The prediction has a mean pLDDT of 86. This is a predicted structure of a 528-nucleotide part of an RNA (small-subunit ribosomal RNA, 5' domain) from an uncultured prokaryote.

Context: one part of a larger RNA
RNA sequence: GAUUGAACGCUGGCGGUAUGCUUAACACAUGCAAGUCGAACGGAAACGAUGGUAGCUUGCUACCAGGCGUCAAGUGGCGGACGGGUGAGUAACGCGUGGGAAUCUACCCAGUAGUGGGGGAUAACUUGUGGAAACGCAAGCUAAUACCGCAUACGCCCUAAGGGGGAAAGUAGGGGAUCUUCGGACCUUGCACCAUUAGAUGAGCCUGCGUGAGAUUAGCUAGUUGGUGAGGUAAGAGCUCACCAAGGCGACGAUCUCUAGCUGGUCUGAGAGGAUGAUCAGCCACACUGGGACUGAGACACGGCCCAGACUCCUACGGGAGGCAGAAGUGGGGAAUAUUGGACAAUGGGCGCAAGCCUGAUCCAGCCAUACCGCGUGUGUGAAGAAGGCCUUAGGGUUGUAAAGCACUUUCAGCGAGGAGGAAAGGUUGUUGGUUAAUAGCUAACAGCUGUGACGUUACCCACAGAAUAAGCACCGGCUAACUCCGUGCCAGCAGCCGCGGUAAUACGGAGGGUGCAAGCGUUAAUC
Numbered sequence: 001g002a003u004u005g006a007a008c009g010c011u012g013g014c015g016g017u018a019u020g021c022u023u024a025a026c027a028c029a030u031g032c033a034a035g036u037c038g039a040a041c042g043g044a045a046a047c048g049a050u051g052g053u054a055g056c057u058u059g060c061u062a063c064c065a066g067g068c069g070u071c072a073a074g075u076g077g078c079g080g081a082c083g084g085g086u087g088a089g090u091a092a093c094g095c096g097u098g099g100g101a102a103u104c105u106a107c108c109c110a111g112u113a114g115u116g117g118g119g120g121a122u123a124a125c126u127u128g129u130g131g132a133a134a135c136g137c138a139a140g141c142u143a144a145u146a147c148c149g150c151a152u153a154c155g156c157c158c159u160a161a162g163g164g165g166g167a168a169a170g171u172a173g174g175g176g177a178u179c180u181u182c183g184g185a186c187c188u189u190g191c192a193c194c195a196u197u198a199g200a201u202g203a204g205c206c207u208g209c210g211u212g213a214g215a216u217u218a219g220c221u222a223g224u225u226g227g228u229g230a231g232g233u234a235a236g237a238g239c240u241c242a243c244c245a246a247g248g249c250g251a252c253g254a255u256c257u258c259u260a261g262c263u264g265g266u267c268u269g270a271g272a273g274g275a276u277g278a279u280c281a282g283c284c285a286c287a288c289u290g291g292g293a294c295u296g297a298g299a300c301a302c303g304g305c306c307c308a309g310a311c312u313c314c315u316a317c318g319g320g321a322g323g324c325a326g327a328a329g330u331g332g333g334g335a336a337u338a339u340u341g342g343a344c345a346a347u348g349g350g351c352g353c354a355a356g357c358c359u360g361a362u363c364c365a366g367c368c369a370u371a372c373c374g375c376g377u378g379u380g381u382g383a384a385g386a387a388g389g390c391c392u393u394a395g396g397g398u399u400g401u402a403a404a405g406c407a408c409u410u411u412c413a414g415c416g417a418g419g420a421g422g423a424a425a426g427g428u429u430g431u432u433g434g435u436u437a438a439u440a441g442c443u444a445a446c447a448g449c450u451g452u453g454a455c456g457u458u459a460c461c462c463a464c465a466g467a468a469u470a471a472g473c474a475c476c477g478g479c480u481a482a483c484u485c486c487g488u489g490c491c492a493g494c495a496g497c498c499g500c501g502g503u504a505a506u507a508c509g510g511a512g513g514g515u516g517c518a519a520g521c522g523u524u525a526a527u528c
Stems, first nucleotide, its partner, number of pairs: 001528004006524005013375006020367001021333001026331003030328001032326001035078003040075002043071002047069002050065007085286003094211007103203002108199001110197003114193001116150001118148002125140006156165003170191006178185002212258003219249003224246008261283004265276004288309005311322004339365001341364003347361001348359004378408004388399004414464001416462001418460001422455001426450010472517005477498003483512005493500002
């Protein structure tokens, strides 16, 4: 000199853009952060519409019917493995980079072949019953895209010689003939379903090289190193097991100990390098502590399950409930770090045919000079060089065109009016294509109409009034820009280094003046 996720002191007008627990991976009150689908299913707790009955206050209440709109709870599907947080652990194929072969991949895209015919249950519900609660138990009824067989098997899998094995589900819209038990069958379209091939995406595995410190750590290792056989995995492998052999690593630093998430990057520097890894992005690891598996395409799963432990809470003492390193917020720790805010309008995600619902992701707003950037705190004129202050050789000098005065302007703040863009969608009507037996229906493009904004009193623009609302901090001995007076008298004090102070201190304290930065200025800490 540059820099910071900074803190402290004094001071503080506005705006824009960013950042904001670096410490206790300490403990957490409260509500929220993952749901959705009725176009899979049986249904109907609530609300509304409809019909009926009764009462009357003549448009309300009660009851009944009915699943029309919808929908609590339940079965079922998909999603809760993403998104969000943190950096405890990890010196490791964890990360970075370059290769590799023995693998899987829901949803998505393209292709091929199918979707035939049956069955038995079970929740919800009803009844009974246990428990303080959490939650159960028994009997009975019922549905499915839930579950289980049979048939079929292009391709697929196993064995390879023949052979053997294995699948599925419907639902919604529309409809001219034909059939009908008037429910539909049947045809067609959309979405689903099953098998398989290829792709895309994502993931698992192996490996060369690189990636801290310590030798006051020199030897380490028994599933250890290799082989055979078996098991296991999606997949190679001591991954696991039985047997056999006795190997394997190490001064090119094994083992042990300490420290640490890694990277793109960031800071500094002419560079080489040094330091660092907040925000943003990629990877990894973790989710009260330790262990385990289940489900699933994917987890050994932050807001899932089981066991053990510590802690907290409820209890009728028999037993139960919980996990903010999600966003807010509280206590604690600390020099120190924000609101228990708004909205799904946009972007994205989950579910759904869709409308839509959910979304503390996200977008916004709030707080803080924490950082960077921009603007303002007036402009011109004005010498009687006013008054006052300070100095003085008492003549004067300086503050100083500074002020006052005069003439202007109105940025910002204030008040009032106007006002973009972020909006693309979605709905409805029509036209033209595609599908089709069809001018239904569905779908694509286009056109008309309609129509969605948290921010928001938006940005921006116009008007109004009036200099009106707005300057501090550090320093002035040398380094280092800037000097005098008074007080003090090796005292009080200053100090980054050299050093000042013991009676004329430009170095201490105050004042006047000056210098440097400026809504900041200094100090401290830290890096180069």